c-di-GMP-I riboswitch aptamer from a soil metagenome, 72 nucleotides, folded computationally.
RNA sequence: AAACGGCAAACCCGUCGCGAGGCGGGGACGCAAAGCCUCCGGACUCACAAGGGAGUUAGCGGGGUUACCGAA
Numbered sequence: 001a002a003a004c005g006g007c008a009a010a011c012c013c014g015u016c017g018c019g020a021g022g023c024g025g026g027g028a029c030g031c032a033a034a035g036c037c038u039c040c041g042g043a044c045u046c047a048c049a050a051g052g053g054a055g056u057u058a059g060c061g062g063g064g065u066u067a068c069c070g071a072a
Base pairs, nucleotide, nucleotide: 006031007030011026012025013024014023015022016021029059035065036064037063039062040061041060042057043056044055045054046053048051
C1' cells in the first nucleotide's frame, strides 16, 4: 500500500440524573487508539459563599496504559 474489520458527532425516541451529562435503540459528522485511566491544564454543572467542595467532559489538549492488519 491493500484487506478483514472497529468506533460513532449532530439530530430523533426511550430511560436515569437537580444539572453538566450518562446509558439503550435509530443515525453518520468524523476518528489510526474516537480502546481504557481524571495524574496535569482547560471548559462546563450543582450546592455553599469567596476559594475550597462534589461532579461532567477520555470526541478539548497533554500524560499514563493496553492493542488489530501490515508493504518496506
The RNAcentral record of the sequence draws on MGnify.